A computed fold for a 75-nucleotide RNA from a Microcaldota archaeon, annotated as transfer RNA.
It matches the Rfam family "tRNA". By type it is a transfer RNA.
Lineage of the source: Archaea > Nanobdellati > Microcaldota.
The coordinates come from a structure-prediction model, not an experiment, and the mean pLDDT is 83.
[in-house]
RNA sequence: GGGUCCGUAGCAUAGCCUGGAUAAUGCGGCGGCCUUCUAAGCCGCAGAUCGUGGGUUCGAAUCCCACCGGGCCCG
Numbered sequence: 001g002g003g004u005c006c007g008u009a010g011c012a013u014a015g016c017c018u019g020g021a022u023a024a025u026g027c028g029g030c031g032g033c034c035u036u037c038u039a040a041g042c043c044g045c046a047g048a049u050c051g052u053g054g055g056u057u058c059g060a061a062u063c064c065c066a067c068c069g070g071g072c073c074c075g
Base pairs, nucleotide, nucleotide: 001074002073003072004071005070006069007068010027011026012025013024020058029045030044031043032042033041051067052066053065054064055063
């Protein structure tokens, strides 16, 4: 340099192909219930404008383009 896959909450993932109106789940965090206390269990809350910028569209995490970062393969 070329090809290919990936980037979504503190961490791990789903959702993307087939655009649709509060972006989901688990762990973790905070509060409460329970318990003599802790753990476990149960209930609730907060936290991501989806790598960045632009385009298409009534509407973009999702489609298109460029760039940034990472993995693998080729040279």